[in-house]
RNA sequence: UGAUGCAACGCGGGAGAGUCUCGCUCGUCGAGACGCCGAAGGGGCAAGUCCUCCCAGGAAUCUCUCAGGCAAAUGGACCGCGUUGAAGAG
Numbered sequence: 001u002g003a004u005g006c007a008a009c010g011c012g013g014g015a016g017a018g019u020c021u022c023g024c025u026c027g028u029c030g031a032g033a034c035g036c037c038g039a040a041g042g043g044g045c046a047a048g049u050c051c052u053c054c055c056a057g058g059a060a061u062c063u064c065u066c067a068g069g070c071a072a073a074u075g076g077a078c079c080g081c082g083u084u085g086a087a088g089a090g
Base pairs, nucleotide, nucleotide: 001090006085007084008083009082010081011080012079013078018034019033020032021031022030023029035070036069037068041066042064043063044062049056
């Protein structure tokens, strides 16, 4: 000096899924019944590996739907750009 990756922040993009009934201050409000979605979070698991008895370990956009959600808004995994930071191959 310094690519890439990592962390934080900012900006932009960002999917899916509903009906019925009742109440009422008639607002996409509240409650109930059943139904549904998965990309906050959370849970589960394969092979390789280890042990050779049992174990251990083990990922996800896969899966479960606890949570969350099913007008809009908020949120939103992930993607792009920028700034900062600690490392840093060369």